The prediction has a mean pLDDT of 84. Predicted 3D model of a 108-nucleotide RNA (SAM riboswitch aptamer (S box leader)) from a bacterium.
């Protein structure tokens, strides 16, 4: 690096360092000098993995990790359905699968 599996519409801030970019990527839209990102401390959400209880339904939060702007912010391919309009094309929408991306675990 690549491989499989399971989950992504919820939840969850405060101080410091610092100083311009961030939200993977392309397109949109957004956050950001009232301080991005990214490090530090205390906090906190969650419960994938050990572990601990259990009436086997869950329950608890020690541990290991992980997250604490917007649904993975939104489409990004396929399929099908509604409406529109200047009409066999174009805009606009809902849902399905599916890529791609993230977190965990398991294998290599």
């Nucleotide at each position: 690096a690549a491989c499989u599996c399971a989950u992504c519409c919820a939840g969850a801030g405060a101080g410091g360092u610092g100083g311009a970019g961030g939200g993977a990527c392309a397109g949109g839209c957004c956050c950001u000098g009232c301080g991005a990102u990214a490090c530090c401390u205390c906090g906190g959400c969650a419960a994938c993995c050990g572990a601990c209880c259990u009436u086997c339904g869950g329950g608890a939060a020690c541990g290991g990790u992980g997250c604490c702007a917007a649904u993975u912010c939104c489409u990004g391919c396929u399929c099908a359905c509604c409406g529109g309009c200047g009409a066999g094309g174009c805009c606009g929408g809902c849902g399905a699968g599916g890529a791609a991306g993230a977190u965990g675990a398991g294998a290599c």